A computed fold for a 73-nucleotide RNA from Caldicoprobacter faecalis, annotated as transfer RNA.
Rfam family: tRNA. By type it is a transfer RNA.

RNA sequence: GCGCCUGUAGCUCAGGGGAUAGAGUGUUCGACUCCGAAUCGAAAGGUCGCGGGUUCGAGUCCCGCCAGGCGCA
Numbered sequence: 001g002c003g004c005c006u007g008u009a010g011c012u013c014a015g016g017g018g019a020u021a022g023a024g025u026g027u028u029c030g031a032c033u034c035c036g037a038a039u040c041g042a043a044a045g046g047u048c049g050c051g052g053g054u055u056c057g058a059g060u061c062c063c064g065c066c067a068g069g070c071g072c073a
Stems, first nucleotide, its partner, number of pairs: 001072007010025004018056001027043005049065005
């Protein structure tokens, strides 16, 4: 340099054109307990890597860039 894959919550990941963007885990609060752990309930937490385009509508499709991984040279 070229090709392919990945980028969504603190972390691991779903969601592949139309819900208020979700789960597990973690955090905080509450219940339980003599106190903890475990368990149960609730809450907070997101410019969906960045910019542009298509569309009535984009996390999702297209283009460019950035970052990471793999392969080729």